Context: one part of a larger RNA
Molecule: large-subunit ribosomal RNA, domain I
Organism: Thiopseudomonas sp. 4R-3cl
RNA sequence: AGCAUGUGGUGGAUGCCUUGGCGAUGAUAGGCGACGAAAGACGUGAUAGCCUGCGAUAAGCUUCGGGGAGCUGGCAAAUAAGCAUUGAUCCGGAGAUUUCUGAAUGGGGAAACCCACCCGCAAGGGUAUCGGCAACUGAAUACAUAGGUUGUCGAGGCGAACCGGGCGAACUGAAACAUCUCAGUAGCUCGAGGAAAAGACAUCAACCGAGAUUCCGAAAGUAGUGGCGAGCGAAAUCGGAGGAGCCUUCUAGUGAUAGUCGAUGGGUUAGCAAAGCGGCAUGGAAAGGCCGGCCAUAGUGGGUGAUAGCCCCGUAUGCGAAAACCGAUCGGUGGUACUAGGCUAGAGACAAGUAGGGCGGGACACGUGAAAUCCUGUCUGAACAUGGGGGGACCAUCCUCCAAGGCUAAAUACUCAUCAUCGACCGAUAGUGAACCAGUACCGUGAGGGAAAGGCGAAAAGAACCCCGGGAGGGGAGUGAAAUAGAUCCUGAAACCGCAUGCUU
Numbered sequence: 001a002g003c004a005u006g007u008g009g010u011g012g013a014u015g016c017c018u019u020g021g022c023g024a025u026g027a028u029a030g031g032c033g034a035c036g037a038a039a040g041a042c043g044u045g046a047u048a049g050c051c052u053g054c055g056a057u058a059a060g061c062u063u064c065g066g067g068g069a070g071c072u073g074g075c076a077a078a079u080a081a082g083c084a085u086u087g088a089u090c091c092g093g094a095g096a097u098u099u100c101u102g103a104a105u106g107g108g109g110a111a112a113c114c115c116a117c118c119c120g121c122a123a124g125g126g127u128a129u130c131g132g133c134a135a136c137u138g139a140a141u142a143c144a145u146a147g148g149u150u151g152u153c154g155a156g157g158c159g160a161a162c163c164g165g166g167c168g169a170a171c172u173g174a175a176a177c178a179u180c181u182c183a184g185u186a187g188c189u190c191g192a193g194g195a196a197a198a199g200a201c202a203u204c205a206a207c208c209g210a211g212a213u214u215c216c217g218a219a220a221g222u223a224g225u226g227g228c229g230a231g232c233g234a235a236a237u238c239g240g241a242g243g244a245g246c247c248u249u250c251u252a253g254u255g256a257u258a259g260u261c262g263a264u265g266g267g268u269u270a271g272c273a274a275a276g277c278g279g280c281a282u283g284g285a286a287a288g289g290c291c292g293g294c295c296a297u298a299g300u301g302g303g304u305g306a307u308a309g310c311c312c313c314g315u316a317u318g319c320g321a322a323a324a325c326c327g328a329u330c331g332g333u334g335g336u337a338c339u340a341g342g343c344u345a346g347a348g349a350c351a352a353g354u355a356g357g358g359c360g361g362g363a364c365a366c367g368u369g370a371a372a373u374c375c376u377g378u379c380u381g382a383a384c385a386u387g388g389g390g391g392g393a394c395c396a397u398c399c400u401c402c403a404a405g406g407c408u409a410a411a412u413a414c415u416c417a418u419c420a421u422c423g424a425c426c427g428a429u430a431g432u433g434a435a436c437c438a439g440u441a442c443c444g445u446g447a448g449g450g451a452a453a454g455g456c457g458a459a460a461a462g463a464a465c466c467c468c469g470g471g472a473g474g475g476g477a478g479u480g481a482a483a484u485a486g487a488u489c490c491u492g493a494a495a496c497c498g499c500a501u502g503c504u505u
Base pairs, nucleotide, nucleotide: 001504002503003502004501005500006499007498008497009496015490016455017454020426021425022423023422024421025420026419027418028417029415030414031158032157039101040100041099042055043054044053046079049075050074051073061095062094063093064092065091066090070083071082072081106115107114108113116127117126118125119124129155130154131153132152133151134150135149136148137147162193163191164190165189166188167187173180177227203210204209214241215240216239217238218237224232225231245407246406247405249347250346251345252344253343254342259333260332261331262330263329264328266326267325268324269323271319272318273317278291279290280289293310294309295299301313302312303311356380357379358378359377360376361375362374363373366392387402388401389400390399391398442449443448462489465476466475467474468473
């Protein structure tokens, strides 16, 4: 030095586990905000830190309910001081308080800071901007108007997706590339709602007829369109989901609904309730085995020292609300109140710089084409129901509808969030980036990027005491079923590194 056997170290794979994720289903909710939000800063404990809660009334205050024996949140023990059957802690409803920043709104500002004025003894309140309405004032300029002041009402900001409008790429594909495509996508922006948008035919159809819109299946990758390339790509019609129609100007009458009040019953926000302190043996421990009982509208599930219907939490089923909220039914009220409407009678009305046209664009599946239809930047410009639009150039006939005003549920889309349930989903290099104090540590001037890191044991019973040592660490002793379960502690693979023995060189 090699090989072999044995025994260790290091390392953290594997197995098992799960507090966290992922996906879905059914309900709920679909908003919060000047009554100051979302998000934060700083405080707040007998307490040094962090998390959680809360706000100078500061891990809390009041009140109304629930509940029934311990309690003063967690990491995280110990001590101190207290509270509690005169019902605490805890859970739910309603209220009070709620520093400073933040739309941030008295002015300023390098967010959490600085500086004011008015009223008021003080406590406290007010003072931003924009818009609507009203009043008072009020120029050039007589009336007026602009402007100003005051009052009052509203808005502003945040939020995951879904929705409507406006602006609007490129990579890419065309095997290059310019029309084209990607795509009206991404992105930016405005606005709204629980849905939004659309919507009651100046629609289709084809000589037969249908009868608003929306969504799904087919028609159909068809008809078309297209450097007729790449590609793009309907509609009629049929089958389903759902189904709902209306209003307009004036006068008179009538009185259903919304709203509002009450009652009834229902739901949501706390809760309450079955049956073994059975025996024997094994074991550290029984829920497993043997013997013998009980409950069950409850033998889903979880926990407890191994596998528990009867130990605990629950579950089935049945009960339960002082208070607040939700929607339902019934009754009252309700028109001289806001907004909008029904019915009856009468009078009337039926939309003009519009339709259409020229030029230039855009949207329609349709790239200018034979290009209808829709929108309009610009220039023009009708008719008036004896009328007008459409039926894919255009004309006639025929058919069909009535533009230039408006409202409208459902079927449809989505899930930041709440509750319940489920999974031939993951199981710590997986599953969220994040099972752990993670959008943290750390990196970057910044926009931004962005980790690693779970497991002693049933219970800390977490090793008193002795010995070696400066300590670290170790040897005894002790605990425990086990300590090669000893605290970076379950299992403990491999690489890698030792020790002992044997053989070989």